Background
A computed fold for a 1565-nucleotide RNA from a Candidatus Acetothermia bacterium, annotated as small-subunit ribosomal RNA. The coordinates come from a structure-prediction model, not an experiment, and the mean pLDDT is 83. The organism belongs to Candidatus Bipolaricaulota, within Bacteria. The RNAcentral record of the sequence draws on ENA.
RNA sequence: AACUUAGAGAGUUUGAUCUCAGCUCAGGAUGAACGCUAGUGACGCGCUUAAUACAUGCAAGUCGCGCGAUCGAGCUGAGCCAAUUUCCCUUCGGGGAAUGAGGAACAGCUACGGAGCGGCGAACGGGUGAGUAAUGCGCAGCUAACCUAUCCUCGUGACAGAGAUAACUAUCUGAAAAGAUAGCUAAUAUCUGAUAUUGCAUGGACUCGGCGGAGUACAUGCCAAAGGUGGUCGUGCCACCGCAAGGGGAGGGGGUUGCGUCCUAUUAGCUAGUUGGUGAGGUAAUGGCUCACCAAGGCAACGAUGGGUAGCUGGUCUGAGAGGACGACCAGCCACAUUGGGACUGAGACACGGCCCAGACUCCUACGGGAGGCAGCAGUAGGGAAUCUUCCGCAAUGGGCGCAAGCCUGACGGAGUGACGUCACGUGAAGGACGAAGGCCUUCGGGUUGUAAACUUCUUUUCUGGAGAAAGAAUAAGGAUGAGAGGAAAUGCGCAUCCGAUGACGGUACUCCAGGAAUAAGCCACGGCUAACUCUGUGCCAGCAGCCGCGGUAAGACAGAGGUGGCAAGCGUUAUCCGAAAUUACUGGGCGUAAAGGGCGUCUAGGCGGCGUGGUAAGUCAUCUGUGAAAUUCCUCGGCUUAACCGAGGGCGGUCAGGUGAAACUACCAUGCUAGGGUUCAGAAGAGGAGGGUGGAAUUCACAGAGUAGCGGUGGAAUGCGUAGAUACUGUGAGGUACCUCAAUGGCGAAGGCAACCCUCUGGGAUGUGACCGACGCUGAAGCGCGAAAGCGUGGGGAGCAAAGGGGAUUAGAUACCCCCGUAGUCCACGCCCUAAACAAUGUUCACUUGGUGCCGGUCGUUAGAAUAUAGGUCGGUGCCGGAGUUAACACGUUAAGUGAACCGCCUGAGGAGUACGGCCGCAAGGCUAAAACUCAAGAGAAUUGACGGGGACCCGCACAAGCGGUGGAGCACGUGGUUUAAUUCGAAGAUAAGCGAAGAACCUCACCUGGGUUUGACAUGAUAGUAGUAGGAACCUGAAAGGGGGACGACUCGUGCCUUCGGGUAUGAGAGCUAUCACAGGUGAUGCAUGGCUGUCGUCAGCUCGUGUCGUAGGACGUAGGGUUAAGUCCCAUAACGAGCGCAACCCCUGUCGUCAGUUGCCAGCGGAUAAUGCCGGGGACUCUGACGAGACUGCUGGUGAAUAGCCGGAGGAAGGAGGGGAUGACGUCAAGUCAUCAUGUCCCUUAUAUCCAGGGCGACACACAUGCUACAAUGGCCAGCACAAUGGGUCGCGACCCUGCAAGGGGAAGCCAAUCUCAAAAACUGGUCUCAGUUCAGAUUGGGGUCUGCAACUCGACCCCAUGAAGUAGGAAUCGCUAGUAAUCGCAGGUCAGCCACACUGCGGUGAAUAUGUACUCGGGUCUUGUACACACCGCCCGUCACACCAACCGAGUGGGGAGCACUUGAAGUCGCCUUUUUUAGGCGCCGAAGGUGGUUUCCGCAAGAGGGGUGAAGUCGUAACAAGGUAGCCCUAGGAGAACCUGGGGCUGGAUCACCUCCUUU
Repeated sequence: AACUUAGAGAGUUUGAUCUCAGCUCAGGAUGAACGCUAGUGACGCGCUUAAUACAUGCAAGUCGCGCGAUCGAGCUGAGCCAAUUUCCCUUCGGGGAAUGAGGAACAGCUACGGAGCGGCGAACGGGUGAGUAAUGCGCAGCUAACCUAUCCUCGUGACAGAGAUAACUAUCUGAAAAGAUAGCUAAUAUCUGAUAUUGCAUGGACUCGGCGGAGUACAUGCCAAAGGUGGUCGUGCCACCGCAAGGGGAGGGGGUUGCGUCCUAUUAGCUAGUUGGUGAGGUAAUGGCUCACCAAGGCAACGAUGGGUAGCUGGUCUGAGAGGACGACCAGCCACAUUGGGACUGAGACACGGCCCAGACUCCUACGGGAGGCAGCAGUAGGGAAUCUUCCGCAAUGGGCGCAAGCCUGACGGAGUGACGUCACGUGAAGGACGAAGGCCUUCGGGUUGUAAACUUCUUUUCUGGAGAAAGAAUAAGGAUGAGAGGAAAUGCGCAUCCGAUGACGGUACUCCAGGAAUAAGCCACGGCUAACUCUGUGCCAGCAGCCGCGGUAAGACAGAGGUGGCAAGCGUUAUCCGAAAUUACUGGGCGUAAAGGGCGUCUAGGCGGCGUGGUAAGUCAUCUGUGAAAUUCCUCGGCUUAACCGAGGGCGGUCAGGUGAAACUACCAUGCUAGGGUUCAGAAGAGGAGGGUGGAAUUCACAGAGUAGCGGUGGAAUGCGUAGAUACUGUGAGGUACCUCAAUGGCGAAGGCAACCCUCUGGGAUGUGACCGACGCUGAAGCGCGAAAGCGUGGGGAGCAAAGGGGAUUAGAUACCCCCGUAGUCCACGCCCUAAACAAUGUUCACUUGGUGCCGGUCGUUAGAAUAUAGGUCGGUGCCGGAGUUAACACGUUAAGUGAACCGCCUGAGGAGUACGGCCGCAAGGCUAAAACUCAAGAGAAUUGACGGGGACCCGCACAAGCGGUGGAGCACGUGGUUUAAUUCGAAGAUAAGCGAAGAACCUCACCUGGGUUUGACAUGAUAGUAGUAGGAACCUGAAAGGGGGACGACUCGUGCCUUCGGGUAUGAGAGCUAUCACAGGUGAUGCAUGGCUGUCGUCAGCUCGUGUCGUAGGACGUAGGGUUAAGUCCCAUAACGAGCGCAACCCCUGUCGUCAGUUGCCAGCGGAUAAUGCCGGGGACUCUGACGAGACUGCUGGUGAAUAGCCGGAGGAAGGAGGGGAUGACGUCAAGUCAUCAUGUCCCUUAUAUCCAGGGCGACACACAUGCUACAAUGGCCAGCACAAUGGGUCGCGACCCUGCAAGGGGAAGCCAAUCUCAAAAACUGGUCUCAGUUCAGAUUGGGGUCUGCAACUCGACCCCAUGAAGUAGGAAUCGCUAGUAAUCGCAGGUCAGCCACACUGCGGUGAAUAUGUACUCGGGUCUUGUACACACCGCCCGUCACACCAACCGAGUGGGGAGCACUUGAAGUCGCCUUUUUUAGGCGCCGAAGGUGGUUUCCGCAAGAGGGGUGAAGUCGUAACAAGGUAGCCCUAGGAGAACCUGGGGCUGGAUCACCUCCUUU
């Protein structure tokens, strides 16, 4: 000092928000596997699957100091045989002595090998986890109910004998394995006897105790033994090892008790040796362990029995913890050893490398029989996603045997293999550019890779070569010496000193020298979560993906590249566990509407329980003792260079056991109390319940009367009833049902529910008041009872109503809504059913916590004389509002959803499904209980903003209405669609495309088609090279043109030098131009869904927002709602708002009145002049006009109205009156609205063509459809003649007067005018005449002929003129458009574009000049407020079910295959036990039990299956439209019937129904 000090969230439902809730992610971990990659070392780990099968080798032996025998080797010993040699002797035959290679045999010794008897070991060590849910394991006890070889210790003993047997020999059998018979022999093998301290048994005695026991002494009986080796001269003695019976110890084991130890009740009852007793047997020992007899017990909702799964623990992983998951390696226990059973031996086994039997499998065989068991170490096959060497060594540690040396040891120590994991090291270091090259990007400027590289200097861990070189190994073994105890002495023994062999790893770790940056970097990711971004390719394809999601031509999400981020010899993925997840909530959740209160009551078990006193000590608290193995985790210290790893010490760990103590609380015992609860009494209230009786109204029916043609019914009809007399009316009667008014947010009841009146019986509650009992209480699983409607059974009853059914309507259909009928049923009695939106969607009980105001039932009580009424209190009940508090919000709020307590029930994503299977209940319908596979990333609640509604309120608009005129019918013009075509270029598409782009298509335009040409190009810029006969370019040839040839003639600008007659010439260079080449040009090609700009529309509608503040958790709200008012969010009042911005209005332009100034080209009153006439002239500014500046209009004044204000109505004045009229002006935004073909522009595409030039054609087609117009259909008119009056504009490549000419279009000539000067230049109207209602003197299409003009050119394809022709059309169906006053209608004029014109278009201008508006019910559009919503792509929304198709899982299923577990009967191995026979043993026989097999039947699980029914999923299938808005019949719940389907209808219930009205209550005054 010590397991400490420790807890993060994010994404995803929505347009947005908060909440419930699920899914997913970031972290850590692993005996892992897979993909890519890989330098080194240390330490660990490595068949999780087939407890599948195994070739081969090894894993348990040892002891000769227990024994006998035997073979070979060496040594030793004394002899024997005998060659040779030497010596001696000799009879010369030979003998003796010595020597003695060699040979044979014996004895002994040494070391070893093989077999046997004997001893010990083999029950340890090593493996595996199949079985086992308790005969197991863990913790703590007990054993007075037990055993224990070896080891330690204490004493004691060890005497005398005996008979066998293996080996061996012989014979025999067998293929083998193996065996039989006969004979021999030893022991520490075996047996008998003796001894018996001790021990055991029995007996009584004493002592002790935890009292069926222990100890002590005694008596009787019983039980032992073995030797071997060494020292010594030693049959003596001593030592060591061993032996026997015992005592004690240590360690080990057996038995037993308590507590703990997974899921399932869709397993609720289980059990006959079962539970207990007595006796016996058995065991080391208790015990039904076994047996005989007796009794009938034992276990179980505190979960028995059954089923499933699983070895348990120390611990490991995770977690803040509590917990959760797991149980590899290491350690403890258990179980198993091919499957099942059994015993033997032994101290110990029912025995992994022993035995017997049975089964399966494998092998050998001579077919007769035999052999085997890797879940030991290696290894093989198989299985599998997947897991190593047939290695070295006993050197160390440990084990067996042995006195010992030693032998054995796949335990173990090591090495090998695998990135499987943890830890450590390296792949270089320093310097090095305003920054190389390459790559990538680029706004083309540059940026980035990047000090990175190169390059310079340095280092050498690692690497290669070489040299040196450990520790692990010594207090072991063994040997020697010394002193010591013992002994007669010696060996020996213990101690001390000295000597001292032995290393598998391995020449390894480590150290040194030399060499040289040398040998060494990948993987994943880069849309968010989540650190990290660009380019290219691809184009809802290919692909990605943990969740959300990405990809349909500009992809930061796919693929590649560059860059970046993270980790690093690894990195990712997959699988699994914990965490996050307070998402099972003990710590630490909930149930009004989100999932969730049982339909209601009663009661058992259980849980919980008022105020005192005394006691006990189970819980509780304190303290002590023991234990909770080691390892692990934690702390401290130490050893490997560090770390991982390892060592030492400490600390920690419990629902543990025991001892002692305390007594507040809980509990228990005893004794009290009255506040809870109960009893009694009194007078009241009530649709409380059951039975019986009575009544009136109404409907229907019957009869009678009277009466006539209809009734009835609906949105409108029809079916139906009625002249056979209905309906309507009157009277009488019958029968059944329900009880008007009173009546109410009223009363009663536990709920369902209960309503005429009377009687009888009966339950409960409240109030008041004393007295009594004395905690008797609360809740309540199971159980029991009640339980609307519908439905079922039996029997009645049946008026009305009315599922089903029939008919009539409606409708596209109408199995519905509406109508006419109508049966079950509705009613009664008895018996079932047991469910509802059985709801307050709120369990019961108790206590506490501000208030206001109604009603109901008691009671006290003021006032009034009393009846009665009424202030004010109090108790109980029932409503509304509301404070604190609570709530996600809505809301609740003393009747809590607030604050607490007790008990019960229930919930845990959505769908599948309240379904299947099983069980229980029911006559049935069906009810109760109640899953899974599979699919999805949601599902749900409350509230917000919008949008919408066949919801509501208010308001506005040529929106309707009231009017006028049109369109739709005709002909023509023009545009569009369609069709056609070589092409009919393209765009625009409801409103908001269609006389639109186009304010001018014959060529051009032009984008289209056909054909012919060109290719740096018709056009721009730059670069390089060339270029004086260069650029240009005539004639001529070809061609439709463009173009192609051709090449006479023939230049220009600038600088410099030279010459010059000064004009210029000449030389050179540069430019321009041209040629060639290269960059590039060019594109009306694509994308308006990549864009800018511009535009349309809602809409000139009155709206759209912001700052600060306030309210709300937030989205948001207030402001901007309300009351008035306005054209207006215009203004006023009021107000948690106060202000502000963009819009509105105003400012601007035109116009209407007046004034001032000015006066030409305009004007002309007065003055003058002139003319045929005319402002024609002089002149004038009065007038008109022109055009600049002013004035004027503001509800300013006045009456009324309005609470007041704002304003409104009327009036006066005024040219004009309440915005005087018109224009310009278009908020935030919507429609991915329109336009890439005006223009601009990103990207893509084409580049001898999608560019460019030319000719011709086309855009002009024509059965048809639509839009917009023109002209008409005529008399308010046509025609002819006469005649009057404008304004805006245009004009020099122009307008063109006047004159001449032509019938005319026009032509000729020509004045004037760059314009208030000249010119283009009027019509309708008006006057007169004619036509007289007709297809016309209307209308003018069409066609023929002839012309004019423009233009290179009028064929396709121009306009106009003249003559002729003279179509449809006689006022237009459904429907639809414009317009509110100088408007509509009508009449003409001008302009732009333009050579001309298809213009009847468009844009302007003036002339003439109306009608109508009661008003806001309806249609359309818009605005504000409010309400509902399941919509938010916003109703052109959402969405339900059948049917059809494809796929998927599960259920049922005639049957069929297999597994497990009981039961009954049967056959019954080995073997123990018992019995029998036999000569002791052996052997044999019988009996009980007994593995396994067979037969039968039961139960359960897993497969397969024709077929049947439902469920789920699947971009664009069919039928309808059930739900969401009042969803067009309000919806939903239970129930019954019916129907293609959603559904419809009946009965009862609910509001989780809109709208309107009324009642009640509340708030304010």